RNA sequence: GCCCUCUUAGCUCAGUCAGGUCUAGAGCACCGCACUUCCAAUGCGGGGACGCCGGUUCGAAUCCGGCAUGGGGCU
Numbered sequence: 001g002c003c004c005u006c007u008u009a010g011c012u013c014a015g016u017c018a019g020g021u022c023u024a025g026a027g028c029a030c031c032g033c034a035c036u037u038c039c040a041a042u043g044c045g046g047g048g049a050c051g052c053c054g055g056u057u058c059g060a061a062u063c064c065g066g067c068a069u070g071g072g073g074c075u
Stems, first nucleotide, its partner, number of pairs: 001074005007068001010028004020058001030046005051067005
């Protein structure tokens, strides 16, 4: 230098192939309440995310381009 691939919540992931029913869910973690003499467990509730910029479209986490980052390969 070139090619492939990953990037979504504090963490681990789903959803992307095939745009709309998703103003994005799950588990764990965190916060509040209930229960308990207290703690744990359990139940109920809550906050929190689509790497960045641009394009296409009525509509983009999803499609296209560039950039950035992690991983792998070639030279």
Notes
A computed fold for a 75-nucleotide RNA from Streptomyces sp. H27-H5, annotated as transfer RNA. Lineage of the source: Bacteria > Actinomycetota > Kitasatosporales > Streptomycetaceae > Streptomyces. Rfam family: tRNA. Rfam links the family to the GO term triplet codon-amino acid adaptor activity. By type it is a transfer RNA.